[in-house]
Molecule: c-di-GMP-I-GGC riboswitch aptamer
Organism: Desulfobacteraceae bacterium
RNA sequence: AAAGAUAAAGCCAAACUUCGAGUAAUCGGAGGACGGAAAGUCACGGGUCUAAAAAGAUAGCCGGGCUGCCUUGU
Numbered sequence: 001a002a003a004g005a006u007a008a009a010g011c012c013a014a015a016c017u018u019c020g021a022g023u024a025a026u027c028g029g030a031g032g033a034c035g036g037a038a039a040g041u042c043a044c045g046g047g048u049c050u051a052a053a054a055a056g057a058u059a060g061c062c063g064g065g066c067u068g069c070c071u072u073g074u
Base pairs, nucleotide, nucleotide: 001074002072003071004070011036012035016031017030018029019028020027021026034060040066041065042064044063045062046061047058048057049056050055
């Protein structure tokens, strides 16, 4: 540099249960693993969802920006 293995080390944690916040989408804690190589982060573009139509949510919907761990079958 390139790649992500029926390998190694570690990491995150869907559904569901439970407690809490919120009108809600959804979010946080604990349990739990369907999955993930950015499932780290940023609502910038598109999408979707909520809705009191003001606004809000989603980064584990896609694209994009920034940052970053491990390994060496190449």